Description: A computed fold for a 103-nucleotide RNA from a Flavobacteriales bacterium, annotated as TPP riboswitch aptamer (THI element). Taxonomically the source falls in Flavobacteriales (Bacteria, Pseudomonadati, Bacteroidota, Flavobacteriia). The model forms 91% of the base pairs in the Rfam consensus.
[in-house]
RNA sequence: CAUGAACUUUAGGGGUGUUCUGACGGUUACCAUCAGGACUGAGAUUAUACCCUUGGAACCUGAUGUAGGUAGUGCUGCCGCAGGAAAAAGUAAAGCCUCACCC
Numbered sequence: 001c002a003u004g005a006a007c008u009u010u011a012g013g014g015g016u017g018u019u020c021u022g023a024c025g026g027u028u029a030c031c032a033u034c035a036g037g038a039c040u041g042a043g044a045u046u047a048u049a050c051c052c053u054u055g056g057a058a059c060c061u062g063a064u065g066u067a068g069g070u071a072g073u074g075c076u077g078c079c080g081c082a083g084g085a086a087a088a089a090g091u092a093a094a095g096c097c098u099c100a101c102c103c
Stems, first nucleotide, its partner, number of pairs: 001095001006091005011053004017039007025031002059084003065078004
């Protein structure tokens, strides 16, 4: 120098939606709770999990935004060098390069 857009420790931040069926209840074509399926996803309260922490698109706001698509939904793109958003410490050897000394 590279491995390193990595890993470890401690600390902190964040989200948990859509839909179907059944049960029960209520104010009855709607809503809440519980259970079980389905969709996307790292994650849909499995949580001592998962993701992210300023080199920050984890996540929030704008947004009841917009285009497409779907059974339906941030499901996907745009919005987005828009505005916000949570940090500190540490990491061996082999390998490569350079310099000095010795033979």